[in-house]
Context: one part of a larger RNA
């Protein structure tokens, strides 16, 4: 490389958009580049293959044939691909009407809790644990009540629920922005799918500048435990956790399952529409779940939300360790990220 694979054995890119490229619906005509057929030329000799012949045989050698699967030219064929000119509506999109949701961004508002402060009542403990101690407290703590302030998060509803490309998104409300489904079948008429490079987004932690700082809490300190205890437990506690702007670009970024399209028994629950109707019951579209037939699978299991049957495009894998390391390069303020070997060894 071919072949074979990628839920769990090595292997699906974190996600989207998308240029080039690859692939692409129905139908009619033209062209004839690919494709197919015929003819001509060329494809040196040797070699290879076949049939004979010569050395006693073989190797070896000689003769003839075939072959040289290719290239060029030319004459045709037109199903498919291509190209060109039309047509079509089922793919795709638009319009109109309805609906839905924690989808996003920026404001405003709310109550509970927590902590702190002040005042009042009140007196000896509080706190914490397996048990304790450190800690707080007669300079009046803890408890109870009133008032005030601060920051962060939104109990119940709440769900096997919903939305989003993924990351993710939850108090209420306003403004702006985006999306999807359904219905009508009015309009466009293949406008589509995928996508290397690229661009954008991307939890947490971390970084820079400036704010903020209630809670929790790496580091750190003390108390315990213990043979020791640089831990688990306890008392404190700083970065951080929050906001704005700018970086970082990684996660078990998981469904460990790339995207799109078509096809392939049933049962049951649920979300949002439509239609019908008295509510029931059953139908239909798009989602979210459970079980299962065929089929698949090494099995576990998957099973119309496929890991089944097929097609197109992209990404990735090729024994374990060395190693996601070294070196180089690119990016980054740094931390580091991306790309990514070999020797050697089993």
């Nucleotide at each position: 490389u071919u072949g074979g694979g990628u839920u769990u054995a090595a292997a699906g890119g974190g996600u989207g958009c998308g240029c080039a490229g690859g692939c692409g619906g129905a139908u009619u005509g033209g062209u004839a580049a690919g494709u197919c057929a015929g003819u001509g030329g060329u494809g040196a000799a040797a070699u290879c293959c076949c049939u004979c012949a010569g050395c006693u045989u073989a190797a070896c050698u000689g003769a003839g044939g075939a072959a040289c699967u290719g290239c060029c030219a030319u004459u045709g064929a037109u199903a498919c691909u291509a190209u060109u000119a039309g047509u079509c509506u089922u793919g795709a999109g638009u319009a109109c009407a309805u609906u839905u949701g924690a989808a996003g961004u920026g404001g405003g508002c709310g109550g509970a809790a927590u902590g702190u402060g002040u005042c009042a009542u009140g007196u000896a403990g509080c706190g914490g644990u397996g048990a304790a101690a450190u800690g707080c407290u007669u300079a009046g703590a803890g408890a109870u009540g009133a008032c005030a302030c601060a920051g962060a998060a939104c109990a119940c509803c709440g769900a096997u629920g919903g939305c989003g490309a993924a990351g993710g998104c939850a108090g209420c409300u306003c403004a702006c922005u985006a999306a999807a489904c359904u219905g009508u079948a009015a309009c466009u008429g293949a406008c589509g799918c995928u996508c290397a490079u690229g661009c954008a987004c991307g939890a947490a932690a971390g970084c820079g500048u400036g704010g903020g700082g209630a809670u929790c809490a790496a580091a750190c300190a003390g108390g315990a435990u213990u043979a020791g205890a640089u831990a688990c437990c306890c008392u404190g506690g700083u970065a951080g956790u929050c906001c704005a702007c700018g970086c970082c670009g990684u996660a078990a970024a998981c469904g460990a399952u790339g995207a799109u399209u078509a096809c392939u028994c049933g049962a049951u629950g649920u979300g949002u529409g439509c239609g019908a109707u008295a509510c029931a019951c059953a139908g239909u579209a798009c989602g979210c779940g459970u079980c299962u037939a065929a089929g698949g699978g090494a099995a576990a299991c998957c099973g119309a939300u496929a890991a089944g049957u097929a097609a197109u495009c992209c990404a990735c894998c090729u024994g374990g360790g060395g190693a996601g390391u070294a070196c180089g390069a690119u990016c980054g303020c740094a931390a580091g990220a991306u790309u990514g070997a070999a020797a050697c060894u089993c």

About this RNA
RNAcentral holds the full RNA, with entries from ENA, Greengenes and SILVA. Small-subunit ribosomal RNA, central domain from an uncultured bacterium, 346 nucleotides, folded computationally. Model confidence (mean pLDDT): 86 of 100.